The RNA shown here (SAM riboswitch aptamer (S box leader)) has 132 nucleotides and comes from Balneolaceae bacterium UBA7797. Its mean pLDDT, the model's own confidence on a scale to 100, is 80.
RNA sequence: UUCUCAUUAAGAAAGGUGGAGGGAUCAGGUCCUGUGAAGCCUUGGCAACCGUCCGGAGCAUAAGCUCAUGUUUUGGAAAAGGUGCUACAUCCUGCUCGGCACUCGAAUAUCGGGGACCGGGACAGAUGAGUU
Numbered sequence: 001u002u003c004u005c006a007u008u009a010a011g012a013a014a015g016g017u018g019g020a021g022g023g024a025u026c027a028g029g030u031c032c033u034g035u036g037a038a039g040c041c042u043u044g045g046c047a048a049c050c051g052u053c054c055g056g057a058g059c060a061u062a063a064g065c066u067c068a069u070g071u072u073u074u075g076g077a078a079a080a081g082g083u084g085c086u087a088c089a090u091c092c093u094g095c096u097c098g099g100c101a102c103u104c105g106a107a108u109a110u111c112g113g114g115g116a117c118c119g120g121g122a123c124a125g126a127u128g129a130g131u132u
Base pairs, nucleotide, nucleotide: 003130004129005128006127007126008125013043014042015041016040017039021032022031023030026094027093028092029091044086045085046084049082050081052077053076054075055074056073057072058071059070060069061068090124095121096120097119098118099117102114103113104112105111106110
């Protein structure tokens, strides 16, 4: 850096340094911030993606059975190892679909537009695992 898959409303803060911004990007909103932002360092913590350990199930290893190995999937445990994370839903909205209070217009049993709110999806981002 490319692509794929999974997750993304849970959870977890102190100290030092620093000195004005920050919550990815653009816009709007909103929140945090000199009672000290970002960044960096230290120590702690959270979680359980990979990995580790103990089981179940499927498949493959030339028919059947057993074992073994490999592989896929699933339940559980621990928290040594590789990451990650540690204000606010990924802070919210933006595109689209559905529901729907209400509202505007018209040629008014109807049609068209807007739309608070509720819900689904997409896009983008983040993290992990695999992969180019």